[in-house]
RNA sequence: ACAUUGAAACGGCAAACCCGUUGAAAGAUGGGGACGCAAAGCCACGGGUCUAAAGUCGCAUGCGAUCAUGACAGCCGGGCUGCCGAA
Repeated sequence: ACAUUGAAACGGCAAACCCGUUGAAAGAUGGGGACGCAAAGCCACGGGUCUAAAGUCGCAUGCGAUCAUGACAGCCGGGCUGCCGAA
């Protein structure tokens, strides 16, 4: 110097749930609230998961099936960046 690991300290983020907004939904977002998180900061590149409006198909005026171009970074991997620095 680099890599792995992370005691302590300053702090940080914010699950479920509730209220408002938005969306067809999954979800997102503002406020409250803390389950937890050393990247629970950012990115949809790969895997995975969720939804099915439109489309298509089948029954019949409605239902069912299928399907991301939608979503999830607090599912995993990967990429980029960041505070502190005992063993």
c-di-GMP-I riboswitch aptamer from Paenibacillus abyssi, 87 nucleotides, folded computationally. The RNAcentral record of the sequence draws on Rfam. Model confidence (mean pLDDT): 87 of 100. It matches the Rfam family "c-di-GMP-I riboswitch aptamer". Rfam links the family to the GO term cyclic-di-GMP binding. The source organism's lineage runs through Bacteria, Bacillati, Bacilli, Paenibacillaceae and Paenibacillus.